A computed fold for a 73-nucleotide RNA from Acetivibrio alkalicellulosi, annotated as transfer RNA.
Rfam family: tRNA. Rfam classes the family as a transfer RNA.
Its mean pLDDT, the model's own confidence on a scale to 100, is 81.

RNA sequence: GCCCUCAUAGCUCAGUCGGCAGAGCGCAUCCAUGGUAAGGAUGAGGUCACCGGUUCGAUUCCGGUUGAGGGCU
Numbered sequence: 001g002c003c004c005u006c007a008u009a010g011c012u013c014a015g016u017c018g019g020c021a022g023a024g025c026g027c028a029u030c031c032a033u034g035g036u037a038a039g040g041a042u043g044a045g046g047u048c049a050c051c052g053g054u055u056c057g058a059u060u061c062c063g064g065u066u067g068a069g070g071g072c073u
Stems, first nucleotide, its partner, number of pairs: 001072007010025004019056001027043005049065005
């Protein structure tokens, strides 16, 4: 220098071949217990890395940027 993959909640990761963004763990409150752990219920938490394009509509498609990982020379 060229090519490929990835970027979604605090963490680990799903997700939709374009139409309300999810799980587990963690966190908060409550229940329960003589108390603690385990258990049960409810809830908070997201500009879906950034900029632009296509579209009635983009986390999803296209281009670029940044970052991470890998390959080739």